[in-house]
């Protein structure tokens, strides 16, 4: 330099045109002589950035950033 896949909550990820979610992590309670498990509640997103196309875009084009794979 082609090409493909990937960027979503603090980690790892679902969502594929109609109000952004789930599990761990955090906080608060419950239970417990104490902790650790369990259980309830809850807190967190410019969905990588800019543009487009739609009544409506994480999601569909377009361009750029970033990370992985590959060819030469």
């Nucleotide at each position: 330099g082609g090409g493909c896949c990937g960027g979503u909550a603090g980690c790892u990820c679902a969502g594929c045109g109609g109000u952004a979610g789930a599990g761990c992590u955090g906080g608060a309670g419950a239970u417990u002589c104490u902790u650790a498990a369990u259980c309830u509640c809850u807190a967190g997103g410019u969905c990588g950035g800019g543009g487009g196309u739609u009544c409506g875009a994480a999601u569909c084009c377009c361009u750029c950033c970033c990370g992985g794979c590959u060819c030469a």
This is a predicted structure of a 72-nucleotide RNA (transfer RNA) from an uncultured bacterium. Its mean pLDDT, the model's own confidence on a scale to 100, is 82. Rfam family: tRNA. Rfam describes the family as follows. Transfer RNA (tRNA) molecules are approximately 80 nucleotides in length. By type it is a transfer RNA.